[in-house]
RNA sequence: GCCUGCGACACGGGGUGCUCCCGACCGGGAGCUGAGAUCACACCCGCCGAACCUGAUCUCGUUCACACGAGCGGAGGGAUGUCCAGGAUGCAUCGC
Numbered sequence: 001g002c003c004u005g006c007g008a009c010a011c012g013g014g015g016u017g018c019u020c021c022c023g024a025c026c027g028g029g030a031g032c033u034g035a036g037a038u039c040a041c042a043c044c045c046g047c048c049g050a051a052c053c054u055g056a057u058c059u060c061g062u063u064c065a066c067a068c069g070a071g072c073g074g075a076g077g078g079a080u081g082u083c084c085a086g087g088a089u090g091c092a093u094c095g096c
Stems, first nucleotide, its partner, number of pairs: 002087004007083004011046004016040001017032006052077003058071004
């Protein structure tokens, strides 16, 4: 110097829908899926990038409803540094 990571720290990126009930409004409660539904110093993701956004008031299926499932998607965008650990090597030096 290179490769690997259920690693660490710091920094950064991101989403927060749908249904029902109460309530004059502000708001509150319950349920569905999910890592997370602006309960969070939480969760997820950081180029090996489907975390997330655009396409999208999209298409098919499913559901009480919904990015709930699939397509779209070998489409386009999208946020990093250091350390630690391990691995395989290269070079230099020293010893035998």
Molecule: TPP riboswitch aptamer (THI element)
Organism: Pseudoclavibacter caeni